[in-house]
RNA sequence: AACUUAUUCAGAAAAGUGGAGGGAAUUGACCCUAUGAAACUUUGGCAACCUGUUUAGAAAUAAAUAAGGUGCAAAAUUCAACUCGCCAGCGCGGGAAAGAUAAGUC
Repeated sequence: AACUUAUUCAGAAAAGUGGAGGGAAUUGACCCUAUGAAACUUUGGCAACCUGUUUAGAAAUAAAUAAGGUGCAAAAUUCAACUCGCCAGCGCGGGAAAGAUAAGUC
């Protein structure tokens, strides 16, 4: 890299360096940003996927914890795009695709 499975409207920021972009990609919309973007560092945090530990249970499993491995910290994965249904229309709802993360396979 590829494949499989699960999740994807919850949650969680300060400081330092930096100096113009950023919100995955394309198109469009919208938004964040010199009251300081991306990126990096430190500290603190969120979550609970895997490991560990504890409790209940015959087991499946459920609950708890947060020590270890990841991950994450504007807005739903910012929204739409393809499809189905509803609507006079604006739009609304479901699904898919793509992406992201974890665990696993080769």

SAM riboswitch aptamer (S box leader) from Chryseobacterium salivictor, 106 nucleotides, folded computationally.
The source organism's lineage runs through Bacteria, Pseudomonadati, Flavobacteriia, Weeksellaceae and Chryseobacterium.
Its Rfam family is "SAM riboswitch aptamer (S box leader)". Gene Ontology term of the family: regulation of gene expression.
The coordinates come from a structure-prediction model, not an experiment, and the mean pLDDT is 88.
RNAcentral holds the sequence, with entries from Rfam.